[in-house]
The RNA shown here (Pistol ribozyme) has 63 nucleotides. It matches the Rfam family "Pistol ribozyme". Rfam links the family to the GO term catalytic activity. A reference for the family is Weinberg et al. (2015), "New classes of self-cleaving ribozymes revealed by comparative genomics analysis", Nat Chem Biol.

C1' cells in the first nucleotide's frame, strides 16, 4: 500500500495476487459480518413471449 466479505464511508477480519474463508462477540433468520445511506441479492404477490417486469417490504434478540 492493494484485494477480497452486495455497494458508498467507517467498523471488525483475512489474504499478498488471489478472491477466497471454517474469519469477522454469541445465537437467530430467506436475509448477505456490523453501522449509516442504498435497494444489489434475498422474501411475498401479480403479469409474463419463462428472458424478464411491475409493487410491496427491508432479521431479530442479548452484550
Nucleotide at each position: 500500500u492493494c484485494u477480497c466479505g452486495u455497494u458508498a464511508g467507517g467498523g471488525c477480519g483475512a489474504g499478498g495476487a488471489u478472491a477466497a474463508a471454517a474469519a469477522g462477540a454469541c445465537a437467530u433468520u430467506a436475509a448477505g459480518c456490523c453501522c449509516u445511506a442504498a435497494g444489489c441479492g434475498u422474501u411475498c404477490u401479480c403479469c409474463u413471449u419463462c428472458g424478464g417486469g411491475a409493487g410491496a417490504g427491508g432479521u431479530u434478540g442479548u452484550a
The coordinates come from a structure-prediction model, not an experiment, and the mean pLDDT is 89.